[in-house]
This is a predicted structure of a 493-nucleotide part of an RNA (large-subunit ribosomal RNA, domain I) from a Pseudomonadota bacterium.
Context: one part of a larger RNA
RNA sequence: AGCAUUUGGUGAAUGCCUUGGCGUAUGAAGGCGAUGAAGGACGUGAUAGGCUGCGUUAAGCUGCGGUUAGCUGCCAAUAAGCAUUGAUCCGCGGAUUUCCGAAUGGGGAAACCCACCACAUUAGUGGUAUCCUUAACUGAAUACAUAGGUUAAGGAAGCAAACCCGGGGAAGUGAAACAUCUCAGUACCCGGAGGAAAGGACAUCAACCGAGACUCCCUUAGUAGCGGCGAGCGAACGGGGACCAGGCCAGUGGUCCUACGAUAAGAACUAGAAUAGUCUGGAAAGACUAGCCAAAGUGGGUGAUAGCCCCGUAUAGGUAGAAAGUCGUAGGAUCCUCGAGUAGGGCGGGACACGUGAAAUCCUGUCUGAACAUGGGGGGACCAUCCUCCAAGCCUAAGUACUCUCAUACGACCGAUAGUGAACAAGUACCGUGAGGGAAAGGUGAAAAGAACCCCGAUAAGGGGAGUGAAACAGACCUGAAACCGAAUGCUU
Numbered sequence: 001a002g003c004a005u006u007u008g009g010u011g012a013a014u015g016c017c018u019u020g021g022c023g024u025a026u027g028a029a030g031g032c033g034a035u036g037a038a039g040g041a042c043g044u045g046a047u048a049g050g051c052u053g054c055g056u057u058a059a060g061c062u063g064c065g066g067u068u069a070g071c072u073g074c075c076a077a078u079a080a081g082c083a084u085u086g087a088u089c090c091g092c093g094g095a096u097u098u099c100c101g102a103a104u105g106g107g108g109a110a111a112c113c114c115a116c117c118a119c120a121u122u123a124g125u126g127g128u129a130u131c132c133u134u135a136a137c138u139g140a141a142u143a144c145a146u147a148g149g150u151u152a153a154g155g156a157a158g159c160a161a162a163c164c165c166g167g168g169g170a171a172g173u174g175a176a177a178c179a180u181c182u183c184a185g186u187a188c189c190c191g192g193a194g195g196a197a198a199g200g201a202c203a204u205c206a207a208c209c210g211a212g213a214c215u216c217c218c219u220u221a222g223u224a225g226c227g228g229c230g231a232g233c234g235a236a237c238g239g240g241g242a243c244c245a246g247g248c249c250a251g252u253g254g255u256c257c258u259a260c261g262a263u264a265a266g267a268a269c270u271a272g273a274a275u276a277g278u279c280u281g282g283a284a285a286g287a288c289u290a291g292c293c294a295a296a297g298u299g300g301g302u303g304a305u306a307g308c309c310c311c312g313u314a315u316a317g318g319u320a321g322a323a324a325g326u327c328g329u330a331g332g333a334u335c336c337u338c339g340a341g342u343a344g345g346g347c348g349g350g351a352c353a354c355g356u357g358a359a360a361u362c363c364u365g366u367c368u369g370a371a372c373a374u375g376g377g378g379g380g381a382c383c384a385u386c387c388u389c390c391a392a393g394c395c396u397a398a399g400u401a402c403u404c405u406c407a408u409a410c411g412a413c414c415g416a417u418a419g420u421g422a423a424c425a426a427g428u429a430c431c432g433u434g435a436g437g438g439a440a441a442g443g444u445g446a447a448a449a450g451a452a453c454c455c456c457g458a459u460a461a462g463g464g465g466a467g468u469g470a471a472a473c474a475g476a477c478c479u480g481a482a483a484c485c486g487a488a489u490g491c492u493u
Base pairs, nucleotide, nucleotide: 001492002491003490004489005488006487007486008485009484015478016443017442020414021413022411023410024409025408026407027406028405029403030402031159032158039100040099041098042055043054044053046078049075050074051073061094062093063092064091065090066089070082071081072080105114106113107112115128116127117126118125119124130156131155132154133153134152135151136150137149138148163194164192165191166190167189168188174181178228204211205210215242216241217240218239219238225233226232246395247394248393249339251336253335254334255333256332257331258330259329260328261327262326263325269317270316271315275290276289277288278287279286291308292307293297299311300310301309344368345367346366347365348364349363350362351361354380375390376389377388378387379386430437431436450477453465454464455463456462
């Protein structure tokens, strides 16, 4: 030095576990905000910090209800206290709620600076932004007026995950290049609204038979068509389903709002059956023996695997206030007299599956421009016949879409390199001027019983005894593979 065996170190895989995630279903809710939101800053404890809660009444104040012996949130303990005269805790209300933030008295480098007015005159409280609507008072050039000004009342503003409607609107790409075309009316921007939105009661389809608002799904059908007839795009009629609802234009009306009354469901929560012995073991829920309950043998916990130990579960019960729904009554607001600069036409565009085409239909920038039910529109150029409907006014639930969020249940979903980025002080530490990027990190034990005391050492680190414990090779920790590094023994060189 090599090989083998044994025994250690390091290391963290693996196994087991789960506080956390992921998904599905059902239901709820679908908004919050000038009565100051979302989100923050700074404070607040006997306490140095972080998290949580709260706001100078500051881990809290108060009313009502519930519950019952403990409690003063977590890391995390000590002190000092509270509590059967009912604390802590839970539910429903109320009060307080600094400063910033739409931020709104003015300013501003957010959480800061500086004002005025009224009332109180020490402290303080309230008001003072802009725009719109309405009303009042004023009021120019300019006579009446108007513009403008001032004040009052009411409203708006900002935030929020997706879904929805409207106004704008790409490119990478595909066409094996590329321009029409495609991607795509997509992404993105802007405006607006609701719990849904939009649409909606035929100037619709159909085909000589008839149907009967709208929306959504399956189909028709990758069909008919469109298309440098390339790439590609792509219906409708009809059929089957979900749901179903029709109204109004001056009224015994529709829609909405407010007040009162009635009403189901509904919070915390309450009751809630039934087991003993022996054995093994540190511990019984295990094994054996003998029982019991079951409208309860879902599940979780307890020193191993418990229907009968605990929490629960089946089942039964339970109330306050508020809101919403429905119905009834009363009051109020708003809408509306049948639709002309309309239909149609020319030019230019756009939408329709339909790229100008034979191009109907719909919208309109521009120029025009009817009829008046004895009328008008449509039936894919156009004409006739026939059929069908009545535009240019308004409203309308359900079926449909979505999930920032809450509740319940479940999973041939994950189990710490997985599952959310995050099971832990995680959008933290850290990086970046910034927009932004973005981790690692779980497990002693049943119980801290977390190792008193002694020794070595530096009043260390670390270790050796002792002690606890079932176990300490469970000692800051479950298990503890391999690479890698030692030691002992054997063999070989």
About this RNA
Rfam family: Bacterial large subunit ribosomal RNA. Lineage of the source: Bacteria > Pseudomonadati > Pseudomonadota. The prediction has a mean pLDDT of 81.